[in-house]
RNA sequence: GGAGCCGACCGGGCAGUCGCUGCGGCAUGAGGCACGUAGCUUCACAGUCGUAGAGGAAAGUCCGGGCUCCACAGGGCUGGGUGUCAGGUAACGCCUGGGGGACGUAAGUCCACGGAAAGUGCCACAGAAAAUAUACCGCCAAGGCAGCUCUCAGUUCUAAUCGACUGCGUUGCUGUCGUGGUAAGGGUGAAAAGGUGCGGUAAGAGCGCACCGCGCCGGUGGUAACAUCGGUGGCAGGGUAAACCCCACCCGGAGCAAGACCAAAUAGGGGAGCUCGUCAUGGUCGAACAUGGCAAAGCGUGGCCCGCGCUGCUCCCGGGUAGGUCGCUAGAGAUACACGGCGACGUGUAUCCCAGAUGAAUGACUGCACUCGACAGAACCCGGCUUACAGGUCGGCUCCCGCG
Repeated sequence: GGAGCCGACCGGGCAGUCGCUGCGGCAUGAGGCACGUAGCUUCACAGUCGUAGAGGAAAGUCCGGGCUCCACAGGGCUGGGUGUCAGGUAACGCCUGGGGGACGUAAGUCCACGGAAAGUGCCACAGAAAAUAUACCGCCAAGGCAGCUCUCAGUUCUAAUCGACUGCGUUGCUGUCGUGGUAAGGGUGAAAAGGUGCGGUAAGAGCGCACCGCGCCGGUGGUAACAUCGGUGGCAGGGUAAACCCCACCCGGAGCAAGACCAAAUAGGGGAGCUCGUCAUGGUCGAACAUGGCAAAGCGUGGCCCGCGCUGCUCCCGGGUAGGUCGCUAGAGAUACACGGCGACGUGUAUCCCAGAUGAAUGACUGCACUCGACAGAACCCGGCUUACAGGUCGGCUCCCGCG
RNA backbone atom coordinates (compact mmCIF):
# COMPACT_ATOMS: atom_id res chain seq x y z
C1' G A 1 0.00 0.00 0.00
C1' G A 2 -3.90 -3.57 -1.30
C1' A A 3 -7.71 -7.26 -0.10
C1' G A 4 -10.67 -8.97 3.85
C1' C A 5 -12.89 -10.41 8.98
C1' C A 6 -15.01 -8.89 13.72
C1' G A 7 -16.81 -5.36 17.35
C1' A A 8 -18.44 -0.53 19.34
C1' C A 9 -20.66 4.21 18.18
C1' C A 10 -23.00 8.53 15.48
C1' G A 11 -26.92 8.95 12.20
C1' G A 12 -28.12 16.03 10.17
C1' G A 13 -25.63 20.90 12.67
C1' C A 14 -25.90 26.21 14.56
C1' A A 15 -28.94 30.77 15.53
C1' G A 16 -33.68 33.40 15.79
C1' U A 17 -39.23 33.79 15.82
C1' C A 18 -43.98 31.49 16.51
C1' G A 19 -46.63 27.24 18.23
C1' C A 20 -47.96 21.90 20.74
C1' U A 21 -47.82 18.25 25.27
C1' G A 22 -46.24 17.26 30.45
C1' C A 23 -44.29 19.25 35.09
C1' G A 24 -42.97 23.35 38.50
C1' G A 25 -43.23 28.75 40.20
C1' C A 26 -46.11 33.34 39.94
C1' A A 27 -50.73 35.60 38.76
C1' U A 28 -56.16 34.92 38.30
C1' G A 29 -60.91 32.50 39.66
C1' A A 30 -63.85 29.21 42.89
C1' G A 31 -64.21 26.36 47.50
C1' G A 32 -62.62 24.81 52.64
C1' C A 33 -60.25 25.96 57.77
C1' A A 34 -60.60 30.64 60.50
C1' C A 35 -65.52 35.59 64.19
C1' G A 36 -62.62 38.44 60.81
C1' U A 37 -57.62 40.12 58.88
C1' A A 38 -53.15 37.79 58.04
C1' G A 39 -52.22 32.93 56.89
C1' C A 40 -52.81 27.71 55.46
C1' U A 41 -54.94 24.39 52.00
C1' U A 42 -57.78 22.00 47.63
C1' C A 43 -59.33 22.40 42.65
C1' A A 44 -59.55 24.85 37.97
C1' C A 45 -57.17 27.78 34.29
C1' A A 46 -57.86 31.28 28.16
C1' G A 47 -52.12 34.75 31.31
C1' U A 48 -46.75 34.75 32.36
C1' C A 49 -41.79 32.64 33.52
C1' G A 50 -38.77 28.33 33.71
C1' U A 51 -37.86 23.33 32.37
C1' A A 52 -38.27 18.40 29.72
C1' G A 53 -40.03 16.32 25.17
C1' A A 54 -39.28 9.57 20.03
C1' G A 55 -35.67 5.26 17.97
C1' G A 56 -31.52 2.19 16.84
C1' A A 57 -34.71 0.02 15.09
C1' A A 58 -40.19 3.32 18.44
C1' A A 59 -41.31 -1.50 13.02
C1' G A 60 -42.82 -7.08 12.37
C1' U A 61 -45.91 -8.73 16.76
C1' C A 62 -42.09 -13.90 16.05
C1' C A 63 -40.33 -15.84 21.14
C1' G A 64 -39.73 -14.98 26.72
C1' G A 65 -41.17 -12.45 31.27
C1' G A 66 -43.42 -8.65 34.67
C1' C A 67 -48.38 -6.77 35.75
C1' U A 68 -54.05 -7.59 35.71
C1' C A 69 -58.47 -10.66 35.62
C1' C A 70 -60.44 -15.67 35.29
C1' A A 71 -59.61 -20.91 36.30
C1' C A 72 -56.85 -24.40 39.28
C1' A A 73 -55.95 -30.94 44.86
C1' G A 74 -53.02 -34.13 41.93
C1' G A 75 -52.38 -36.80 37.47
C1' G A 76 -53.57 -37.95 32.43
C1' C A 77 -55.58 -37.37 27.15
C1' U A 78 -55.58 -33.94 23.07
C1' G A 79 -52.67 -29.88 21.16
C1' G A 80 -48.28 -26.74 20.62
C1' G A 81 -43.06 -25.97 21.13
C1' U A 82 -37.90 -27.26 21.87
C1' G A 83 -33.89 -31.01 20.70
C1' U A 84 -24.83 -31.24 21.04
C1' C A 85 -22.69 -30.12 26.26
C1' A A 86 -21.83 -26.75 30.33
C1' G A 87 -22.97 -22.04 32.12
C1' G A 88 -25.68 -17.02 32.29
C1' U A 89 -30.64 -15.08 33.14
C1' A A 90 -36.85 -13.22 35.98
C1' A A 91 -37.40 -16.28 31.62
C1' C A 92 -36.52 -17.71 26.58
C1' G A 93 -36.57 -20.76 20.75
C1' C A 94 -31.90 -15.53 23.57
C1' C A 95 -26.65 -14.93 25.01
C1' U A 96 -21.56 -16.78 26.43
C1' G A 97 -17.82 -20.54 26.43
C1' G A 98 -16.77 -25.52 24.68
C1' G A 99 -17.62 -30.31 21.36
C1' G A 100 -18.94 -32.13 16.36
C1' G A 101 -19.81 -31.10 11.05
C1' A A 102 -19.41 -27.75 6.49
C1' C A 103 -16.79 -23.52 4.06
C1' G A 104 -12.41 -20.27 3.86
C1' U A 105 -4.87 -19.84 2.96
C1' A A 106 -6.28 -17.12 7.46
C1' A A 107 -8.86 -13.63 10.73
C1' G A 108 -13.48 -15.91 10.87
C1' U A 109 -18.51 -17.46 9.18
C1' C A 110 -22.66 -21.04 8.89
C1' C A 111 -25.56 -25.52 11.09
C1' A A 112 -33.43 -27.42 13.11
C1' C A 113 -26.80 -30.70 15.79
C1' G A 114 -31.89 -36.84 19.44
C1' G A 115 -33.72 -41.56 16.89
C1' A A 116 -34.01 -44.59 10.01
C1' A A 117 -29.82 -51.98 13.30
C1' A A 118 -39.17 -49.88 16.68
C1' G A 119 -43.25 -49.56 13.00
C1' U A 120 -45.79 -47.09 8.60
C1' G A 121 -45.41 -44.10 4.22
C1' C A 122 -42.66 -41.85 0.06
C1' C A 123 -38.30 -41.85 -3.45
C1' A A 124 -40.25 -38.30 -10.36
C1' C A 125 -37.08 -39.49 -14.84
C1' A A 126 -33.42 -42.91 -16.05
C1' G A 127 -32.00 -47.73 -14.74
C1' A A 128 -31.54 -54.92 -14.33
C1' A A 129 -32.65 -53.28 -9.54
C1' A A 130 -34.81 -47.46 -5.31
C1' A A 131 -34.71 -52.32 -1.03
C1' U A 132 -37.83 -59.65 1.16
C1' A A 133 -32.60 -57.31 -3.32
C1' U A 134 -31.56 -58.02 -8.38
C1' A A 135 -28.57 -59.19 -13.25
C1' C A 136 -28.90 -55.33 -19.13
C1' C A 137 -23.85 -55.43 -21.11
C1' G A 138 -19.65 -57.86 -19.35
C1' C A 139 -16.38 -62.03 -16.87
C1' C A 140 -16.08 -67.47 -15.92
C1' A A 141 -17.31 -72.99 -16.05
C1' A A 142 -19.21 -77.38 -18.20
C1' G A 143 -22.51 -78.71 -22.33
C1' G A 144 -25.29 -78.67 -27.44
C1' C A 145 -24.71 -76.92 -32.57
C1' A A 146 -21.71 -74.68 -36.71
C1' G A 147 -16.82 -73.32 -38.83
C1' C A 148 -11.41 -73.64 -38.74
C1' U A 149 -7.32 -76.40 -36.59
C1' C A 150 -5.03 -81.01 -34.34
C1' U A 151 -4.58 -86.62 -33.56
C1' C A 152 -6.05 -91.49 -35.42
C1' A A 153 -8.33 -94.92 -38.98
C1' G A 154 -10.10 -95.96 -43.92
C1' U A 155 -10.62 -94.87 -49.30
C1' U A 156 -8.33 -92.57 -53.48
C1' C A 157 -3.97 -90.32 -56.53
C1' U A 158 1.34 -91.33 -56.73
C1' A A 159 7.05 -95.29 -57.17
C1' A A 160 6.55 -92.78 -52.32
C1' U A 161 5.55 -88.26 -49.56
C1' C A 162 2.40 -84.13 -50.05
C1' G A 163 -2.67 -83.55 -51.40
C1' A A 164 -8.24 -84.70 -51.76
C1' C A 165 -12.57 -87.15 -49.49
C1' U A 166 -15.17 -89.83 -45.42
C1' G A 167 -15.66 -91.26 -40.30
C1' C A 168 -14.57 -91.48 -34.94
C1' G A 169 -12.46 -88.55 -31.16
C1' U A 170 -11.89 -83.47 -29.28
C1' U A 171 -6.06 -80.11 -28.30
C1' G A 172 -7.03 -75.12 -29.21
C1' C A 173 -9.74 -70.82 -31.34
C1' U A 174 -14.23 -68.27 -33.10
C1' G A 175 -19.52 -67.70 -33.39
C1' U A 176 -24.22 -69.01 -31.42
C1' C A 177 -27.89 -71.30 -27.93
C1' G A 178 -29.80 -72.23 -23.38
C1' U A 179 -27.94 -73.74 -18.07
C1' G A 180 -25.06 -72.47 -13.87
C1' G A 181 -21.47 -69.24 -11.12
C1' U A 182 -20.20 -63.96 -10.20
C1' A A 183 -21.07 -58.74 -8.80
C1' A A 184 -14.49 -56.95 -10.10
C1' G A 185 -15.63 -53.67 -14.51
C1' G A 186 -19.32 -50.79 -17.90
C1' G A 187 -23.86 -48.27 -18.06
C1' U A 188 -28.46 -45.30 -15.13
C1' G A 189 -29.31 -42.04 -11.26
C1' A A 190 -29.29 -36.96 -6.36
C1' A A 191 -28.50 -41.73 -4.17
C1' A A 192 -26.86 -48.73 -6.00
C1' A A 193 -25.69 -53.54 -0.27
C1' G A 194 -18.60 -50.24 3.03
C1' G A 195 -13.52 -47.67 0.57
C1' U A 196 -8.12 -48.39 -1.14
C1' G A 197 -4.36 -52.03 -1.93
C1' C A 198 -2.27 -56.98 -1.83
C1' G A 199 -3.32 -62.06 -1.86
C1' G A 200 -6.68 -65.50 -3.69
C1' U A 201 -9.97 -67.66 -7.48
C1' A A 202 -12.46 -70.90 -13.26
C1' A A 203 -14.09 -65.82 -12.94
C1' G A 204 -15.06 -63.27 -8.73
C1' A A 205 -16.36 -61.95 -3.86
C1' G A 206 -14.63 -59.47 3.55
C1' C A 207 -13.23 -65.24 0.67
C1' G A 208 -8.30 -63.97 3.59
C1' C A 209 -5.00 -59.94 5.20
C1' A A 210 -3.23 -54.51 6.12
C1' C A 211 -5.02 -49.53 6.64
C1' C A 212 -9.45 -46.36 6.75
C1' G A 213 -14.81 -46.43 7.97
C1' C A 214 -18.80 -48.87 11.14
C1' G A 215 -20.96 -51.72 15.51
C1' C A 216 -19.82 -53.70 20.47
C1' C A 217 -16.55 -54.03 24.94
C1' G A 218 -12.82 -51.88 27.93
C1' G A 219 -8.83 -48.25 29.46
C1' U A 220 -7.21 -43.01 29.73
C1' G A 221 -8.29 -37.50 29.65
C1' G A 222 -12.54 -34.23 30.35
C1' U A 223 -18.17 -31.82 34.95
C1' A A 224 -20.09 -33.12 30.11
C1' A A 225 -20.71 -33.12 24.84
C1' C A 226 -16.53 -35.60 23.07
C1' A A 227 -11.47 -37.00 22.07
C1' U A 228 -7.86 -40.83 22.08
C1' C A 229 -5.85 -45.83 22.72
C1' G A 230 -6.47 -51.14 22.90
C1' G A 231 -9.38 -55.43 21.98
C1' U A 232 -13.24 -57.67 19.29
C1' G A 233 -17.12 -58.60 15.18
C1' G A 234 -15.99 -59.33 8.56
C1' C A 235 -20.11 -55.79 8.86
C1' A A 236 -25.41 -54.27 10.75
C1' G A 237 -28.38 -53.70 4.95
C1' G A 238 -29.72 -46.87 0.71
C1' G A 239 -32.12 -41.97 1.55
C1' U A 240 -36.04 -39.15 3.88
C1' A A 241 -38.39 -37.59 10.76
C1' A A 242 -39.18 -28.33 9.17
C1' A A 243 -43.36 -37.09 6.47
C1' C A 244 -46.43 -39.75 10.18
C1' C A 245 -44.07 -41.50 14.32
C1' C A 246 -40.75 -42.87 18.83
C1' C A 247 -37.79 -40.78 22.99
C1' A A 248 -36.56 -36.66 26.46
C1' C A 249 -37.90 -31.87 28.33
C1' C A 250 -41.22 -27.43 28.58
C1' C A 251 -46.21 -25.07 28.20
C1' G A 252 -53.53 -23.26 32.29
C1' G A 253 -56.51 -19.24 29.43
C1' A A 254 -57.14 -14.16 28.03
C1' G A 255 -54.96 -9.59 27.60
C1' C A 256 -54.01 -2.21 29.47
C1' A A 257 -60.24 -2.14 24.85
C1' A A 258 -56.33 -6.23 31.16
C1' G A 259 -58.42 -4.31 35.47
C1' A A 260 -60.02 -0.71 39.67
C1' C A 261 -62.75 3.73 41.25
C1' C A 262 -66.17 8.20 40.76
C1' A A 263 -70.52 9.00 38.20
C1' A A 264 -74.88 13.09 34.78
C1' A A 265 -79.31 13.53 31.71
C1' U A 266 -83.10 10.26 29.73
C1' A A 267 -85.39 5.51 30.04
C1' G A 268 -86.13 1.30 32.99
C1' G A 269 -85.90 -1.54 38.34
C1' G A 270 -86.93 -1.56 43.90
C1' G A 271 -88.92 0.97 48.41
C1' A A 272 -91.59 4.84 51.38
C1' G A 273 -95.13 8.85 51.62
C1' C A 274 -99.08 11.78 49.24
C1' U A 275 -103.10 11.85 45.59
C1' C A 276 -106.68 8.53 43.87
C1' G A 277 -113.22 13.13 41.89
C1' U A 278 -116.94 11.59 38.32
C1' C A 279 -119.07 8.88 33.96
C1' A A 280 -119.07 4.64 30.55
C1' U A 281 -117.44 -0.39 29.50
C1' G A 282 -115.22 -4.90 31.31
C1' G A 283 -114.78 -7.41 35.94
C1' U A 284 -116.77 -8.75 41.01
C1' C A 285 -121.98 -11.26 45.22
C1' G A 286 -120.44 -6.20 46.19
C1' A A 287 -115.64 -3.94 46.18
C1' A A 288 -110.63 -3.96 44.68
C1' C A 289 -108.76 -3.68 39.73
C1' A A 290 -108.09 -2.59 34.10
C1' U A 291 -109.18 0.64 29.78
C1' G A 292 -111.26 5.14 27.90
C1' G A 293 -113.75 10.11 28.29
C1' C A 294 -114.52 14.53 31.27
C1' A A 295 -113.18 17.51 35.35
C1' A A 296 -109.64 18.88 38.89
C1' A A 297 -104.59 19.13 40.45
C1' G A 298 -99.33 19.40 39.60
C1' C A 299 -95.00 20.64 36.49
C1' G A 300 -92.58 23.69 32.45
C1' U A 301 -92.82 28.63 29.91
C1' G A 302 -93.80 33.58 32.87
C1' G A 303 -93.52 38.92 37.60
C1' C A 304 -99.04 37.60 37.22
C1' C A 305 -103.43 36.13 34.18
C1' C A 306 -104.94 33.98 29.60
C1' G A 307 -102.81 30.73 26.31
C1' C A 308 -99.65 26.58 24.91
C1' G A 309 -97.05 21.91 26.15
C1' C A 310 -96.46 17.63 29.47
C1' U A 311 -98.05 14.37 33.42
C1' G A 312 -100.11 10.81 38.74
C1' C A 313 -96.64 13.80 42.41
C1' U A 314 -92.39 13.94 45.99
C1' C A 315 -88.22 11.61 48.22
C1' C A 316 -84.77 7.60 48.83
C1' C A 317 -81.88 3.06 47.21
C1' G A 318 -79.14 0.10 43.80
C1' G A 319 -77.15 -1.48 38.68
C1' G A 320 -75.45 0.12 33.96
C1' U A 321 -74.23 3.95 29.90
C1' A A 322 -71.94 8.92 28.34
C1' G A 323 -68.02 11.34 30.72
C1' G A 324 -63.95 11.50 34.18
C1' U A 325 -59.87 9.54 37.46
C1' C A 326 -56.34 5.70 38.34
C1' G A 327 -53.54 1.77 36.05
C1' C A 328 -49.10 5.31 33.39
C1' U A 329 -44.15 5.14 33.84
C1' A A 330 -38.65 5.09 39.58
C1' G A 331 -37.53 0.64 36.41
C1' A A 332 -35.02 -7.11 35.88
C1' G A 333 -33.58 1.85 35.26
C1' A A 334 -29.13 5.00 33.56
C1' U A 335 -23.94 6.60 34.24
C1' A A 336 -19.11 6.07 36.52
C1' C A 337 -15.75 3.26 39.41
C1' A A 338 -14.09 -1.14 42.07
C1' C A 339 -14.17 -6.43 42.70
C1' G A 340 -15.25 -11.80 40.95
C1' G A 341 -15.55 -14.52 36.21
C1' C A 342 -12.00 -16.56 29.74
C1' G A 343 -16.96 -14.70 28.77
C1' A A 344 -22.31 -14.03 28.86
C1' C A 345 -23.02 -11.97 33.58
C1' G A 346 -22.96 -11.03 38.89
C1' U A 347 -21.90 -8.10 43.49
C1' G A 348 -20.87 -3.46 45.89
C1' U A 349 -20.39 2.00 46.22
C1' A A 350 -21.47 6.90 44.47
C1' U A 351 -24.37 10.05 41.42
C1' C A 352 -28.75 10.95 38.40
C1' C A 353 -34.31 11.05 36.99
C1' C A 354 -34.38 10.49 31.25
C1' A A 355 -41.67 11.48 26.83
C1' G A 356 -46.30 9.91 29.10
C1' A A 357 -50.29 11.89 24.98
C1' U A 358 -55.93 9.96 24.66
C1' G A 359 -58.35 12.67 18.26
C1' A A 360 -53.78 11.63 20.57
C1' A A 361 -47.93 16.67 21.55
C1' U A 362 -42.54 16.30 19.91
C1' G A 363 -43.84 20.94 14.67
C1' A A 364 -43.61 25.26 11.24
C1' C A 365 -41.02 29.47 9.20
C1' U A 366 -36.46 32.37 8.38
C1' G A 367 -31.12 32.79 8.07
C1' C A 368 -26.02 30.47 7.84
C1' A A 369 -22.45 26.70 6.47
C1' C A 370 -21.35 21.85 4.66
C1' U A 371 -19.98 16.14 3.39
C1' C A 372 -26.82 18.29 1.11
C1' G A 373 -28.86 14.49 5.44
C1' A A 374 -31.14 6.99 4.93
C1' C A 375 -34.80 3.72 7.31
C1' A A 376 -38.49 5.46 9.97
C1' G A 377 -42.77 7.86 14.77
C1' A A 378 -43.74 6.08 21.51
C1' A A 379 -49.39 4.35 23.22
C1' C A 380 -48.75 -0.74 29.94
C1' C A 381 -43.53 -2.01 30.72
C1' C A 382 -39.07 -4.91 30.07
C1' G A 383 -35.36 -8.87 27.84
C1' G A 384 -34.41 -10.93 22.94
C1' C A 385 -34.79 -12.27 17.72
C1' U A 386 -35.86 -10.77 12.78
C1' U A 387 -36.46 -7.14 9.07
C1' A A 388 -35.37 -1.76 6.92
C1' C A 389 -31.34 1.82 6.77
C1' A A 390 -27.92 7.53 2.79
C1' G A 391 -23.55 8.48 4.93
C1' G A 392 -19.72 8.57 8.62
C1' U A 393 -16.23 7.68 13.05
C1' C A 394 -13.20 4.56 16.20
C1' G A 395 -10.86 0.01 17.82
C1' G A 396 -9.01 -5.09 17.31
C1' C A 397 -7.45 -8.97 13.97
C1' U A 398 -5.99 -11.95 9.23
C1' C A 399 -3.65 -12.61 4.40
C1' C A 400 -0.67 -10.64 0.29
C1' C A 401 2.94 -7.15 -1.91
C1' G A 402 6.91 -3.45 -1.50
C1' C A 403 10.81 -0.82 1.28
C1' G A 404 14.21 -0.39 5.54
Bacterial RNase P class A from a Gammaproteobacteria bacterium, 404 nucleotides, folded computationally. The gene name in the source record is rnpB. Rfam family: Bacterial RNase P class A. By type it is a ribozyme. Of the family's consensus pairs, 95% are formed in the model.